This is a predicted structure of a 140-nucleotide RNA (c-di-AMP riboswitch aptamer (ydaO/yuaA leader)) from a Chloroflexota bacterium. It was read from a public genome assembly, where an Rfam model found it. It matches the Rfam family "c-di-AMP riboswitch aptamer (ydaO/yuaA leader)". From the family's description: This family represents a conserved RNA structure found upstream of the ydaO and yuaA genes in Bacillus subtilis and related genes in other bacteria. The prediction has a mean pLDDT of 78.

RNA sequence: CAAAGUGACACGCCGAAUCCUUCAUCUGAAGGACCGGGGGAAACAGUUUGGGGUGAAUCUCCGGUAAACAAACCGGAGUAGGGUCAGCCCUUUCGAUCCGAACCCGUCAGCUAACCUCGGAGGCGAUAGGAAGGGCCGAG
Numbered sequence: 001c002a003a004a005g006u007g008a009c010a011c012g013c014c015g016a017a018u019c020c021u022u023c024a025u026c027u028g029a030a031g032g033a034c035c036g037g038g039g040g041a042a043a044c045a046g047u048u049u050g051g052g053g054u055g056a057a058u059c060u061c062c063g064g065u066a067a068a069c070a071a072a073c074c075g076g077a078g079u080a081g082g083g084u085c086a087g088c089c090c091u092u093u094c095g096a097u098c099c100g101a102a103c104c105c106g107u108c109a110g111c112u113a114a115c116c117u118c119g120g121a122g123g124c125g126a127u128a129g130g131a132a133g134g135g136c137c138g139a140g
Stems, first nucleotide, its partner, number of pairs: 011125004018033006034120006044110001050108001051105004059078007081099005087136008
């Protein structure tokens, strides 16, 4: 000097996962606002292989394990789809880059007014391109 690790404050990202009040006291409970999910008529839609939900996370091919076939599992290349590239927010576009999982219900649920009900976690970053349009705040 640089890198890595740990802690604190601030800034920022994915996500619905934030804010306020009261009572408590060792991080708990209750309520409200706001955000998000599920169930639930008629009309409409739908059909037999079980099916369904949250989520961007679907689908195709190849190889391996296994192996009678198939299924399942693992790996690879793609892909529907999604995120980021920070004056605050939104839209379009070009480019770059990353994700393309996981979990739950339990034979049951299409849509769905009234109505009923549930959740507000967790995990990360040192990233920081161009163009067009709209709104907002501030300065001059």